[in-house]
RNA sequence: GGGGAUGUGGUGCAACCUGGUUAACAUUCAAGGUUUGGGACUUUGCGAUCCCGGUUCAAAUCCGGGCAUCCCCA
Numbered sequence: 001g002g003g004g005a006u007g008u009g010g011u012g013c014a015a016c017c018u019g020g021u022u023a024a025c026a027u028u029c030a031a032g033g034u035u036u037g038g039g040a041c042u043u044u045g046c047g048a049u050c051c052c053g054g055u056u057c058a059a060a061u062c063c064g065g066g067c068a069u070c071c072c073c074a
């Protein structure tokens, strides 16, 4: 220098191809219940689409440009 993949709560992982209700689920955390206490179990709550722009009535999803990480080639 060229090509490819990935980027979503603190962490992990879906939804993307085929745009549409409140971005699902697990775990962590906080509060409550249960217990003599703890653990386990259970209820509730907080918390996320890498950035900018475009298309569209509507974008995590489609398009363009960046950024970061990983892989391959040179």
Stems, first nucleotide, its partner, number of pairs: 001073007010027003020057001029045005050066005
Model confidence (mean pLDDT): 81 of 100. A computed fold for a 74-nucleotide RNA from a Candidatus Nanoarchaeia archaeon, annotated as transfer RNA. The source organism's lineage runs through Archaea, Nanobdellati, Nanobdellota and Candidatus Nanoarchaeia. The sequence is in RNAcentral, with records from ENA and MGnify. The same sequence occurs in records of 2 taxa.